[in-house]
Molecule: small-subunit ribosomal RNA
Organism: metagenome
RNA sequence: AGAGUUUGAUCCUGGCUCAGAACUAACGCUAGCGGCGUGCCUAACACAUGCAAGUUGAACGUGAAAGUUGGCUUCGGCUGAUGAGUAAAGUAGCAUACGGGUGAGUACGCGUGGAUAAUCUGCCCUCCAGUUGGGAAUAACCUUCCGAAAGGAAAGCUAAUACCGAAUAAUACUGUAUAUCCAUGGAUGUGCAGUCAAAGAGGGCUUAUCAUUAGCUCUUGCUGUUGGAUGAGUCCGCGUAACAUUAGCUUGUUGGUAGGGUAAUGGCUUACCAAGGCUAAGAUGUUUAGCUGAUCUGAGAGGAUGAUCAGCCACACUGGAACUGAGAUACGGUCCAGACUCCUACGGGAGGCAGCAGUGAGGAAUCUUGGGCAAUGGGCGAAAGCCUGACCCAGCAACGCCGUGUGAGUGAGGAAGGUCUUCGGAUCGUAAAGCUCUGUCGGAUGGAAAGAAAUGCGUAAUUGUUAAUAUCAUUUACGUUUGACGGUACCAUCAAAGGAAGCACCGGCUAACUCCGUGCCAGCAGCCGCGGUAAUACGGGGGGUGCAAGCGUUGUUCGGAAUUAUUGGGCGUAAAGAGCGUGUAGGCGGUUUGGUAAGUCAGAUGUGAAAGCCCCAGGCUUAACUUGGGAAGUGCAUUUGAAACUGUCAUGCUGGAGUAGGGAAGGGGAAAGUGGAAUUCCUGGUGUAGAGGUGGAAUUCGUAGAUAUCAGGAGGAACACCGGCGGCGAAGGCGACUUUCUGGUCCUAUACUGACGCUGAGACGCGAAAGCGUGGGGAGCAAACAGGAUUAGAUACCCUGGUAGUCCACGCCGUAAACAAUGUUCACUAGGUAUUGGAGGUAUUGACCCCUUCAGUGCCGAAGCUAACGCAUUAAGUGAACCGCCUGGGGAGUACGGCCGCAAGGCUAAAACUCAAAGGAAUUGACGGGGGCCCGCACAAGCGGUGGAGCAUGUGGUUUAAUUCGAUGCAACGCGAAGAACCUUACCUAGGCUUGACAUCCCGGGAAUCUUUUGGAAACAUAAGAGUGCCUUUCGGGGAACCCGGUGACAGGUGCUGCAUGGCUGUCGUCAGCUCGUGUCGUGAGAUGUUGGGUUAAGUCCCGCAACGAGCGCAACCCUUGUCUUUAAUUGCCAUCAUUUAGUUGGGCACUUUAAAGAGACUGCCGAAUUUAAGUCGGAGGAAGGUGGGGAUGACGUCAAGUCCUCAUGGCCUUUAUGCUUAGGGCUACACACGUGCUACAAUGGGUGAUACAGAGAGUAGCAACCUUGCGAGAGUGAGCUAAUCUCCAAAAGUCAUCCUCAGUUCGGAUUGUAGUCUGCAACUCGACUACAUGAAGUUGGGAUCGCUAGUAAUCGCGGAUCAGCAUGCCGCGGUGAAUACGUUCCCGGGCCUUGUACACACCGCCCGUCACACCCUGAAAGUUGAUUGCACCAGAAGUCGUUGGGCUAACCUCUUCAAUGAGGGGGCAGGCGCCGACGGUGUGUUUGGUAAUUGGGGUGAAGUCGUAACAAGGUA
Repeated sequence: AGAGUUUGAUCCUGGCUCAGAACUAACGCUAGCGGCGUGCCUAACACAUGCAAGUUGAACGUGAAAGUUGGCUUCGGCUGAUGAGUAAAGUAGCAUACGGGUGAGUACGCGUGGAUAAUCUGCCCUCCAGUUGGGAAUAACCUUCCGAAAGGAAAGCUAAUACCGAAUAAUACUGUAUAUCCAUGGAUGUGCAGUCAAAGAGGGCUUAUCAUUAGCUCUUGCUGUUGGAUGAGUCCGCGUAACAUUAGCUUGUUGGUAGGGUAAUGGCUUACCAAGGCUAAGAUGUUUAGCUGAUCUGAGAGGAUGAUCAGCCACACUGGAACUGAGAUACGGUCCAGACUCCUACGGGAGGCAGCAGUGAGGAAUCUUGGGCAAUGGGCGAAAGCCUGACCCAGCAACGCCGUGUGAGUGAGGAAGGUCUUCGGAUCGUAAAGCUCUGUCGGAUGGAAAGAAAUGCGUAAUUGUUAAUAUCAUUUACGUUUGACGGUACCAUCAAAGGAAGCACCGGCUAACUCCGUGCCAGCAGCCGCGGUAAUACGGGGGGUGCAAGCGUUGUUCGGAAUUAUUGGGCGUAAAGAGCGUGUAGGCGGUUUGGUAAGUCAGAUGUGAAAGCCCCAGGCUUAACUUGGGAAGUGCAUUUGAAACUGUCAUGCUGGAGUAGGGAAGGGGAAAGUGGAAUUCCUGGUGUAGAGGUGGAAUUCGUAGAUAUCAGGAGGAACACCGGCGGCGAAGGCGACUUUCUGGUCCUAUACUGACGCUGAGACGCGAAAGCGUGGGGAGCAAACAGGAUUAGAUACCCUGGUAGUCCACGCCGUAAACAAUGUUCACUAGGUAUUGGAGGUAUUGACCCCUUCAGUGCCGAAGCUAACGCAUUAAGUGAACCGCCUGGGGAGUACGGCCGCAAGGCUAAAACUCAAAGGAAUUGACGGGGGCCCGCACAAGCGGUGGAGCAUGUGGUUUAAUUCGAUGCAACGCGAAGAACCUUACCUAGGCUUGACAUCCCGGGAAUCUUUUGGAAACAUAAGAGUGCCUUUCGGGGAACCCGGUGACAGGUGCUGCAUGGCUGUCGUCAGCUCGUGUCGUGAGAUGUUGGGUUAAGUCCCGCAACGAGCGCAACCCUUGUCUUUAAUUGCCAUCAUUUAGUUGGGCACUUUAAAGAGACUGCCGAAUUUAAGUCGGAGGAAGGUGGGGAUGACGUCAAGUCCUCAUGGCCUUUAUGCUUAGGGCUACACACGUGCUACAAUGGGUGAUACAGAGAGUAGCAACCUUGCGAGAGUGAGCUAAUCUCCAAAAGUCAUCCUCAGUUCGGAUUGUAGUCUGCAACUCGACUACAUGAAGUUGGGAUCGCUAGUAAUCGCGGAUCAGCAUGCCGCGGUGAAUACGUUCCCGGGCCUUGUACACACCGCCCGUCACACCCUGAAAGUUGAUUGCACCAGAAGUCGUUGGGCUAACCUCUUCAAUGAGGGGGCAGGCGCCGACGGUGUGUUUGGUAAUUGGGGUGAAGUCGUAACAAGGUA
């Protein structure tokens, strides 16, 4: 620090995901040791048991027992001493408000800084003054009683530092008068009046005393007071969550006066008076939450968190309340109510772990019912000491951090073994073994700390108090006393490599690769995505990578994310500028001078707790950890100063802004009036059969007179030309003319005001069309609607009609692609050009024109900006001010709520759920019922066919035991198959074989081979017989070939996969294209070149050009054909000479021909136009002329095109069968459909007779002449020929002659019967041919469709391959031999350029909506059920306060009595009443959940249904 993921690729926008760090964690696998930390995040759920707060005898009164021991004894016991003034309970004091826990509640609680002149403060310190003298009770105890218990009642006794009077008292308090300083009720004084206190205990000395007691003194306690310290209360400024779909809240509410209350201010409370107070800088409401120091993360700013430690707050089963007290509204106190649990004798009682352990429950999940007060700290005490689950330790847990070990060196036969393998080897791997060492941890044995300082006691001294050497206190020295952890840390010795390594990952991101298994299954997955038979992605093995006593996973937080942007983003098209203006609050604001000092800046002071982070040192062997010191803590407050900037006050200025004067343009607005053209309608005239409308029609109008035309009239709406990216307006918008009223703008020179300005949340106003309300109006147009067409349908597009509406007035609505998809204002930053409105200048008679300038409106363009497109003084550039808006797509601008509206609807505006994209710009292709240019038998022009018939052949389908398999638009279908009776043959039925029909190796035997027998359909099985070869030899044998038997390796497979492949082939297409190097342009994909202008059959060539070159294609080179030359001359040829029936023979090689080499044609020559080019056109010559004709030749690629059944081949399958073999059958079936052909339908013909002319081929298992024979197919015989020699071989159409005369025929030949021929082992299924007989359909073929441009079509025959036989097919050959092409509008295919695109599997693309089904989410909903809270009312516990108090009552007072009391008063208490008041109840609302018949919507799903709305002009933009 980035990476993956949208695309065919690119750049951008934008989301999702990953790599990092952290954790009070949990889960999975694994686990040696130690140190230091940490450990219920859930149920503030319920709790058994034990412990967690006591202490003081130096405050007080009582006061045991066991045990030991003495005496007495009737041996039952009694009594004394000791235990012991001990234990124990009680009175009293202090503590229990600390410490410890938890985070439910809580939004002045906390943080920070202040205020308290508005306050309190036990224990502690300090100052001063005191501590006099009396009284009455009560618990414990004892007696009696009640109760199950808890507990209680009555009577009696007693003490105090318990309680109560009295005295005294101030610098205390209250009232009052007053002075000074101050300023809320303050401080310091001076007077007067009034008020308030106490408690003793312990030690020492001394006098008197029996003793108590008195005195002196010390210590301590107590009382009042001063000051302090500490702690607490209250108040204030600032900071500290979310929601505005919470906008208004408030009646003790806001303030005042008076009373009350408090330690204290205060509506804290009451009465009265006033009507205030809070709020957009967010009141009120709802939801959430303990806050902070800090912790985690981050470069930081921030974000998230608030465990452990520390500060504050709140709470203690839930709610309420007070008491005591210095302090509580009290965790281990009280009272009441409620829920729950427990005890009960049913009458009543008891309890509160959110203390430490522990239990149950909940949960993914969180420990021991441990030791000790040794240390630190706390309570009480004079002290010893006691108490202390605070704390210190130990235990459990890899929960975290840190440290350490599991050995070190050497060791190649690179061992064995595993894995992989191209079978050679590679790797695990110096790894192991082996050899030599070491000894951390663990184990055993032995030694052994620090943490301990105090206090107390003893001894000795010092100082102080004191009358005192006593006592007491202080200080010092010595001795003594105290360790839970723990015999722990640590140290030494001993033996021994021995006891100590796992986890995750290995497709990319992301370090790390192979084999096997599986086969869209099982599974993986953080994202992209893997898996459908060769998976580096699943599972296992081997190997590797990373971390390591841990490693992974899950969850959460921050980061990356500049993805909420202060630092640090955006808004033309990606999400995003409000439709426009006016303007409030707010924000911002020209220039001069002076003041001020709020902001700002600087200094100082205080604070910012400690711990933590950071730095420097120190202590544990190191580290974690810890100790000391420092720094920092960006903050707040106070104070001193500075005065530039901002603010503020004052004073000016004129440049911003405005006003006045003079001019100018304009569809700016409103109202009233006027005008002509046109449409329609009405009336009348002329006139006659159509008009209208469309792609074509029809509905419609018209003989009752339309359309057309003329004249007149009515009515409504809109204003041609001018008219222009021209004008005006804020926008919407505004267009005939005139008048009235009215807003704004521009220019110009001067004068005036003197910052008066800009923006603008809310608010207010305006706001197209459509729509709504009321009333008018209504010519044309025209939703809805009707009809006619179109169509598969057509609720559309087209046509004929037609109502709302469109128009006017008034009132609503408030939205538009309200767009420049670009907020308003100001400033700055090259130009050019056009135009509108002014002003100035120059020139001119004047105008136009020209120059300068201001204000608009457009185009082009530099810098700059931008993802690109593009913008560019009218910015999307560079800056400033203010407002609005955005944060992935969908759900959704939807639901709910609220506001507005008559309604329609508008404004505001979510979530669940779901996806990994959605999107912008540009690129290359492909495509378009887009455009341009061009080509092709593509159309057109022609000729002949197919489609109709019969037959042949192939296919589909059907059938079948089987009808083997493949080929399926063009580019399958007379195709593989150049030839299925058996064979072929792969299929079916049946019979057989199992190392096999075929190959190699091994063993045994035998030559091979031939003949015959039996069974059988054959294969095969069985039996008998004949028979011995070749090469070599050292004669034993060996070798090669062949046959038989056997063993196992293996053979075999026309079995599967052409979507695992090679090879071959088809097709676009013989179309003219397809690319590369370097350079240049672009952020890039890419572009350029290859585009453009010409030209060509051609990316053929020329010219131009940021391109210059090159390659594969084109062309040429090859074959054939057309002309000529040379060479050669048999089997070919014959002009000349002989000869013959005949080139038959002699002869010849001129010609023809044959077959070898050459020539020839190149736009070479001439002319024309074009650009002087390329080339085109015309001409000459030439056998041939512009590629002469034909062939071979097929670029990059496309179609997962075809073929595993030609061949080859991976993988899979099969192995007495899916192999091999035999016989028979099938591939030849037949209602039907299609393709390709043949023959015809006739007279351009058919029959018969005569007769002429080819080319190219084939032939010895062959072609076969002549001759004989048969009507014929053929048969017999067999000359010749391995072929320019012989044969096939007759060419046919043609020509001549003749018959037929337009008919289902003398056309046509199917079908069928009979008889034959040939091939073959065999023609039944199932061959071809012949003869005779039979004589079907068919009279030129609907829609549709095919071939062909010249020796072509058409027509005629001939040959060959395959082949025993079988040809209408295929491949070739020649004979005869046309017609037409104006042309490129259209159909099809193709090429180039351009354009649009939402396509890229590329239009056979993409994609929308309803419906149907399944699942999920959500809204509404009669209701129903919770929670919460408001208001009104009822009722009202405990308790405070008030009141009452006839009952009860020790202290004080008075009286009486007279030593017992009694009475009254004061005071107090019980009880009653009242106010308030928790829980509760009733009624009625609010808010918010759950659930619900039914219902609406959305989303997602496999190959459902219907259409085809969008993307191309998407077929109606």